[in-house]
RNA sequence: AGGAGCAGCCGGAUAAUCGCGCAGAUGAAAAAUUCUGUGAGGAAAGUCCGGGCACCCAAGGGCAGACCGCCUGAUAACGUCAGGUGCGGGCGACCGUGAGGAUAGUGCCACAGAAAUGCAGACUGCCGAUGAAUCCCGCAAGGAUAACAGGCGAUGGUGCAACGGCGAGGUAAGAGCUCACCGGCAGGGCUGAGAGGUCCUGGCCAGGUAAACCCCGGUCGGGUGCAAGGUUGACAAAAAGGUUAAGGUGACCCGCCGUCUUUUGACAAACCGCUGGAGCUUGCAGGCAACUGCAAGUCGAGACAGAUGAUUAUCUAGAAACAGAACCCGGCUUAUGAGCUGCUCCUUUUU
Numbered sequence: 001a002g003g004a005g006c007a008g009c010c011g012g013a014u015a016a017u018c019g020c021g022c023a024g025a026u027g028a029a030a031a032a033u034u035c036u037g038u039g040a041g042g043a044a045a046g047u048c049c050g051g052g053c054a055c056c057c058a059a060g061g062g063c064a065g066a067c068c069g070c071c072u073g074a075u076a077a078c079g080u081c082a083g084g085u086g087c088g089g090g091c092g093a094c095c096g097u098g099a100g101g102a103u104a105g106u107g108c109c110a111c112a113g114a115a116a117u118g119c120a121g122a123c124u125g126c127c128g129a130u131g132a133a134u135c136c137c138g139c140a141a142g143g144a145u146a147a148c149a150g151g152c153g154a155u156g157g158u159g160c161a162a163c164g165g166c167g168a169g170g171u172a173a174g175a176g177c178u179c180a181c182c183g184g185c186a187g188g189g190c191u192g193a194g195a196g197g198u199c200c201u202g203g204c205c206a207g208g209u210a211a212a213c214c215c216c217g218g219u220c221g222g223g224u225g226c227a228a229g230g231u232u233g234a235c236a237a238a239a240a241g242g243u244u245a246a247g248g249u250g251a252c253c254c255g256c257c258g259u260c261u262u263u264u265g266a267c268a269a270a271c272c273g274c275u276g277g278a279g280c281u282u283g284c285a286g287g288c289a290a291c292u293g294c295a296a297g298u299c300g301a302g303a304c305a306g307a308u309g310a311u312u313a314u315c316u317a318g319a320a321a322c323a324g325a326a327c328c329c330g331g332c333u334u335a336u337g338a339g340c341u342g343c344u345c346c347u348u349u350u351u
Base pairs, nucleotide, nucleotide: 001347002346003345004344005343006342007341008340009339012315013314014313015312016311017310018309020039021038022037023036024035025034041322045333046332048331049330050329051328052327053225054224055223056222057221065220066219067218068217069216070084071083072082073081074080085099086097087096088095089094100215101214105213106212107209108208109207123156125152126151127150130149131148133145134144135143136142164182165181167179168178169177183205185202186201187200188199189198190197191196229272230271231270232269233267235265237264238263239262240261241260242259243258247257248256249255279298280297281296282295283294284293285292286291
């Protein structure tokens, strides 16, 4: 200098004018007015997981079911996160991983192919040692074959996959038939908290698929979501009861009207829930880390048809992306303009 890997930051600025929600002040009070303060995000999104909170159902045990699945930790919890192991990719920094069991059992393996799991399978093929046949030569031995019985999984071809791979020996031809190496399996030693790692021995060898049933281990009450749910009652009607409770009607009593109490309805009415919380910032301590503890400081939207906006000018970069709270948190996933920062790796050059 060039090319990469990883982790982060930022998410327009200033001014003027107009406009909106909420809070406080102003106002006797409600409303209005005026003033002051404050007013979206890194994803507020998708609603895919996990929790808090609220109400309803259930309330014991089992079966069934759903979900999870290398190990250890973190957490309120998780299908999330951190660190590690194995495997795969990259020269490397680093990245990916839905990763228990196929030696419990069952099922399936399209098309092609002779054959797809049955100690299988002769389509192309190899041999034809052995037995038979024919021929040659023969006393015998022996030799030969467009080949029969038969032997063979080596060769070619099919396929994602052909019953360990590869080489040598061996053989009539072949074959773990034998041997070396590699892979896998079983047993054992050492080691690690564990997943695992490493070494030795053994018999020669075992297809794939569990995001098929299933087996093993683990977790789990179910449902509905703040329009959850709770409090109050303007108003309207009805019912029941009382009248010691006024009052009207009436000479008086009952009764009726009225009145009082209770019940019911009620308006998307008002208030609560509602935003101070597994909160945020900084520091210290523990831990590789996720995270946790302690101390100090801090308050940062709260609507209910739903505010947070619009225009103009200047500037960054003639034109600024993705997108907008609606009960609250922790994650995951997806979308996103122009840029900036740190660490690391590789190549080339110079010193």

Bacterial RNase P class A from an uncultured bacterium, 351 nucleotides, folded computationally. The model forms 92% of the base pairs in the Rfam consensus. Model confidence (mean pLDDT): 75 of 100. Its Rfam family is "Bacterial RNase P class A". By type it is a ribozyme. It was read from a public genome assembly, where an Rfam model found it.